[in-house]
RNA sequence: AUAAUACAUGCAAGACGAACGGCAAGAAUUGUAGCAAUACGGUUCCUAGAGUGUCGUACGGGUGCGUAACACGUAUGCAACCUACCUUUUACAGGAGUAUAGCUCGGUGAAAACCGAAUUAACCCUCCAUAAUAUCAUUUGAUGGCAUCAUUAGAUGAUUAAAACUGCGGUGGUAAAAGAUGGGCAUGCGUUUGAUUAGUUAGUUGGCAGUGUAACGGACUACCAAGACGAUGAUCGAUAGGGGACCUGAGAGGGUGAUCCCCCACACUGGAACUGAGACACGGUCCAGACUCCUACGGGAGGCAGCAGUGAGGAAUAUUGGACAAUGGGGGAAACCCUGAUCCAGCCAUGCCGCGUGAGUGACGAAGGCCUUCGGGUUGUAAAGCUCUUUUAGAUGUGAAGAUAAUGACGGUAGCAUCAGAAAAAGCCCCGGCUAAAUUCGUGCCAGCAGCCGCGGUAAUACGAAUGGGGCAAGCGUUGUUCGGAAUCACUGGGCUUAAAGCGUAUGCAGGCGGCCAUGCAAGUCAGAAGUGAAAUCCCUGGGCUCAACCCAGGAAUUGCUUUUGAAACUGCAUGGCUAGAAUCCCGGAGAGGUUAACAGAAUUCCGAGUGUAGAGGUGAAAUUCGCAGAUAUUCGGAGGAAUACCAGUGGCGCAAGCGGUUAACUGGACGGGCAUUGACGCUCAGAUACGAAAGCGUGGGUAGCAAACAGGAUUAGAUACCCUGGUAGUCCACGCCAUAAACGAUGUGUGCUAGUUAUCGGGGCCUACGGUCUCGGUGACGCAGCGAAAGCGGUAAGCACACCGCCUGGGGAGUACGGUCGCAAGAUUAAAACUCAAAGGAAUUGACGGGGACCCGCACAAGCGGUGGAGCAUGUUGUUCAAUUCGAAGCAACGCGAAGAACCUUACCUACACUUGACAUGUCCGGACGAUUCCCAGAGAUGGGUCUCUUCCCGCAAGGGACUGGAACACAGGUGCUGCAUGGCUGUCGUCAGCUCGUGUCGUGAGAUGUUUGGUUAAGUCCAGCAACGAGCGCAACCCCUACUGUCUGUUGCCAACGGGUAAUGCCGGGAACUCUGACGGGACUGACGGUGACAAGCCGGAGGAAGGCGGGGAUGACGUCAAGUCAUCAUGGCCCUUACGUGUAGGGCUACAAACGUGCUACAAUGGCAGUGACAAUGGGCAGCCAGGCCGCAAGGUCGAGCUAAUCCCAAAAAGCUGUCUCAGUUCAGAUUGUCCUCUGCAACUCGAGGGCAUGAAGUUGGAAUCGCUAGUAAUCGGCCAUCAGCAUGGGCCGGUGAAUACGUUCCCGGGUCUUGUACACACCGCCCGUCAAGUCAUGGAAGUUGGUUCUACCCGAAGGCGCCGCGCUAACCGUAAGGAGGCAGGCGACCACGGUAGGGUCAAUGACUGGGACUAAGUCGUAACAAGGUA
Repeated sequence: AUAAUACAUGCAAGACGAACGGCAAGAAUUGUAGCAAUACGGUUCCUAGAGUGUCGUACGGGUGCGUAACACGUAUGCAACCUACCUUUUACAGGAGUAUAGCUCGGUGAAAACCGAAUUAACCCUCCAUAAUAUCAUUUGAUGGCAUCAUUAGAUGAUUAAAACUGCGGUGGUAAAAGAUGGGCAUGCGUUUGAUUAGUUAGUUGGCAGUGUAACGGACUACCAAGACGAUGAUCGAUAGGGGACCUGAGAGGGUGAUCCCCCACACUGGAACUGAGACACGGUCCAGACUCCUACGGGAGGCAGCAGUGAGGAAUAUUGGACAAUGGGGGAAACCCUGAUCCAGCCAUGCCGCGUGAGUGACGAAGGCCUUCGGGUUGUAAAGCUCUUUUAGAUGUGAAGAUAAUGACGGUAGCAUCAGAAAAAGCCCCGGCUAAAUUCGUGCCAGCAGCCGCGGUAAUACGAAUGGGGCAAGCGUUGUUCGGAAUCACUGGGCUUAAAGCGUAUGCAGGCGGCCAUGCAAGUCAGAAGUGAAAUCCCUGGGCUCAACCCAGGAAUUGCUUUUGAAACUGCAUGGCUAGAAUCCCGGAGAGGUUAACAGAAUUCCGAGUGUAGAGGUGAAAUUCGCAGAUAUUCGGAGGAAUACCAGUGGCGCAAGCGGUUAACUGGACGGGCAUUGACGCUCAGAUACGAAAGCGUGGGUAGCAAACAGGAUUAGAUACCCUGGUAGUCCACGCCAUAAACGAUGUGUGCUAGUUAUCGGGGCCUACGGUCUCGGUGACGCAGCGAAAGCGGUAAGCACACCGCCUGGGGAGUACGGUCGCAAGAUUAAAACUCAAAGGAAUUGACGGGGACCCGCACAAGCGGUGGAGCAUGUUGUUCAAUUCGAAGCAACGCGAAGAACCUUACCUACACUUGACAUGUCCGGACGAUUCCCAGAGAUGGGUCUCUUCCCGCAAGGGACUGGAACACAGGUGCUGCAUGGCUGUCGUCAGCUCGUGUCGUGAGAUGUUUGGUUAAGUCCAGCAACGAGCGCAACCCCUACUGUCUGUUGCCAACGGGUAAUGCCGGGAACUCUGACGGGACUGACGGUGACAAGCCGGAGGAAGGCGGGGAUGACGUCAAGUCAUCAUGGCCCUUACGUGUAGGGCUACAAACGUGCUACAAUGGCAGUGACAAUGGGCAGCCAGGCCGCAAGGUCGAGCUAAUCCCAAAAAGCUGUCUCAGUUCAGAUUGUCCUCUGCAACUCGAGGGCAUGAAGUUGGAAUCGCUAGUAAUCGGCCAUCAGCAUGGGCCGGUGAAUACGUUCCCGGGUCUUGUACACACCGCCCGUCAAGUCAUGGAAGUUGGUUCUACCCGAAGGCGCCGCGCUAACCGUAAGGAGGCAGGCGACCACGGUAGGGUCAAUGACUGGGACUAAGUCGUAACAAGGUA
């Protein structure tokens, strides 16, 4: 910085008596009257106020409205000019006259003011005289120049002047010439923005003659001519005072125009002139308008954008101060007067500069605060204390310079001296990163922060507070603005294949650029010189205020402009020449180049006819459709339209769009060869012009096929689609429009230069000629250098350069709106803004994913066997119920899971009753032993009260101590309370899948890659080979355990071949150490050997040998990681929460409920079976509060008596499937649920709620829908046995052995996994991302019947003041005239011009407008799923 908004009050421009007349007051002197006081006068002096006159008021001071202009800046010009006061020079000043203000008198008026009469002065005014280097007219020479003309020397004639005052020193006056100063005018160059402003202009452009001015000029007037300006941006719109300079920047630039200086413009708004040297005048005049004030309503007064000050406006900006002391200005001879200029003071941390708020010492470090791992740390030498100092502030005293003699507002100020006392004097911001500086508490997506990224959802270094720390400091932080960083408009100094960006293509005027040689000129260019570029500022060097800020002096600089002298390389201009660019000429061949006409065959469809019969057609499958009225199929004939198979090709031609049967006519271009001609004729190209696919439009034809729209059939949840059957515009032709495409090589045109290799099209040269080689022109592939963000480009450049054009500047809004142009329309072209987001985008990388691809694996599918899903029961879960049905687990990877075993306990849940330092731990104090046992009472019990008997701890001499126990108070205990999303540990899962990484090297700008990919091979990233890789680690494998064979050793409790003994029989005994076995150490298997195959590899195949063969079988073993997977209820643990309770104890109940649903199992449905009988063969394991032989009892569960065994000894222990007999297909001699009843066992106790037995009862169930599970060999299936838990309770879990199969063609498909590759708009990674309508809210904006306002233009009306012109019969002092009168003047009248105002109609800008259009934004709305993967129709 806003209101060029309105202003109360005071001041801001006056001065001169030495220009003049002169009143009041005063002084001196004097007269008259009077005794006097005094009164009335005269003269002289001084003369306030007012007046005449003169000078000043045009300076100084303010403001920035207007102005895009010769306004300003700079450089020039005036041969087209003026200049008061000042300086210099020359000359001059003689005479005469008339008025008027004032004053006085009279009058009008409210006032302001005005009128009349009389009278008066001047340096006022008038006339006459004189006069030239002035002016005018005529005229003679000289010199010079700019188109005019200028300068200069003359001659003759005409015209024009003056003023006095005085203190006698001077001052002033007139004319002329010059200077200085100040101005006027003209010109070159520079001077914001918009083309969505392209045409403008009638005094317009010029001429002639005038008018006017100080002066040139259309400045003005009359006439004549028709010009003038404009894409190098006229006109119009918007914005704006310009410059020196200031801020910023390395600079170039960008932004700004406060203070100071120069210029301009303005003075309430608009117009106008007067006076004057100078004004069209800030504090003058006139008129009009708006506003304010006074009024007696008749009429008057006013202009702070001067200094103060007031209101208003605003986020916001000061005192109604002092003085003329200094500097300067005006007047005056001077004294002096005036001066809100100026100098000072006041207010404001607004800025810059300087200073202080203390200094030293002072603890292994007070107190307090804060934190803490509780040890300590930090605040912190900080404080206190002790010793000092006194700047500033304060008190007292003194006291400047600024002043040449006097005069000081500032100011008793600055300074100086003395005094007292650390005394009176520190805040603001920040602490997640950027960015220096962190912790605790509070809060809990709340409150809040935030410049950008982003913090906050219970452990916030980001919020708030505290403590600590960091920064700056009388300031600090915020906000706003400008430049910088930003090379992010790129002149210096950018780009355009894919990020924004090459016009669709060509022709081409203006413009830009332009080959070689020579000569000239000197516009550009370069160098020297001169002038200028005001001062201040900036910079440098000195100097002055104690320093600094600040001030002063000098220098440099001012990058510019002008003039002049020179140079001539380059550009330019002129002239002459050249042939390498360009063009022409001759010869030749290639080609879907263009236009027109004619013709050809194949095919589709249709029509006619024949043959022929039931289907055809179409699809994933169908249907609509056609067909017995004869289709489809097939044969012949005909019609018509459109398109031209093969040849055909990263082949050809064309500027692009584009061009394809054959022939003819007309016609364009390119290329090769010849090297004859012209002689730079060239390149590019804004505007312009032409061409320009498809679709579309108009008129008229044509229409076979195809085919938007449309109809039908399907598909679908829907299907206005994809698929099918039909089908109209259209597709075709002629003529005319349209002008756009991913019009793409996403790559403008032209020229030159810069390694190669290879293919092909057209032409030519040479040779040893089915070919080779060289070369020109085209079209492709690869590739060096180079370039590029990379991908890639790479002589057809995206390389290196030059010339010219076009285009870009974050995403969206938007290629949209408005306006213009074009179009019949559709629409095209040109082309914004508000608003909104922090991204949008490119290329590449690693993953993940794909209804992408390749390869490989897995009981993944397939091939098989047996199940689940149906039944009953068991068990777990959901749900429901309940006082409670404790809690957890939730796809695979929760659900016979935690739980290897809920009647009490467990137990965490519920109800009731109790306890409160507690059931449990440590510490303090006091007391005591404690304890064990019997019985009684109350109670559900815990618990409470009593009673009987027994015992009387350990160490120590003692004191005392220790363990144990009762009591008291407090620290504390305790919590299966919450958070597994704060954690440790442990576990699940992908997955026993073959992977996951590192070092060094190399490649890449980088993320990363390579290694780990590739070819083989493997169960395996297992191994081999190759390779810019070479190695290594965690995984794989191996090492470990069990098992299969065997050796050695061991030899009881196991074994028993040989020997002996004994028995009804038995390792029963002596004995043995062979066998089995036990359990320790070894051996054995390694693709080792052979053949084949493979690459001479790794390996694979085959047979042999062997107990075992290619990992022999099984187990343990689980890489980097994923799932915020699971667990705070195993345990541990941070934080939070409870503390006579969310802790602890007791009793009872519950976890066992039951319309329903699901998972996992058991038993079955039977004859491969049931029942009965028979009786052979295992292994593992367990056993003393135990396993229990055997005997007896019981139908049995079991009971009782009772040996053995602490186990290779004894026991559990009977193995069962098996075998034999019987039953004969039934709800059964199947199946066993359910129920009744009687028992047994365990246990304090089987009611809720255990297991078992006997008798009786005898349900569903006759092989199980969709769907789904396990298993590849000693496996599935089936059979039994043992064990853990456990008093008792398994259909669950773990382990053991017995019997013992079937099948695997194979990898198309489902699922999961691995490797490579590909696409990606995904990265929370497809359970991803994401689009549009609709619905809701907010915001800005377009259209709109209109409405309102600003501005501008045109035409017309009105016509104030004013100057100009004409008239001037009214009035009139100076001059002329004896007079009459005249000259001149005044009033007045008329005219053209003209401000304000009015009427009508346009242009333009803005505001607003019912309704309406789209747009943007907004955690969890609706409908679908369009795009991204082949996104499921690319």